This is a predicted structure of a 73-nucleotide RNA (transfer RNA) from a soil metagenome. Rfam family: tRNA. Its family is annotated with triplet codon-amino acid adaptor activity in the Gene Ontology. By type it is a transfer RNA. The coordinates come from a structure-prediction model, not an experiment, and the mean pLDDT is 80.
């Protein structure tokens, strides 16, 4: 370079164009225990890689960049 595949919470990951963007862990506090563990209830944490474009509405659609993986030559 060219093709595919992936970038979402501190990790690892979901998430048919619509209602408020999740979950599992880890964190914090609770609640149970003489206490620990384990087990339970809650709360925090995100501008969804960037930037345009579509569209009434964009994590999703389209194009460019970057950024990690893989094949190629």
């Nucleotide at each position: 370079g060219c093709g595919c595949c992936g970038g979402u919470a501190g990790c690892u990951c979901a998430g048919c164009g619509g209602u408020u963007a999740g979950a599992g862990c880890g964190g914090c506090u609770c609640c149970u225990u003489u206490a620990u563990a384990a087990g339970g209830g809650g709360c925090g944490g995100g501008u969804c890689g960037g930037u345009g474009g579509u569209u009434c509405a964009a994590a999703u659609c389209c194009a460019c960049c970057c950024c990690g993986g893989c094949g190629u030559a």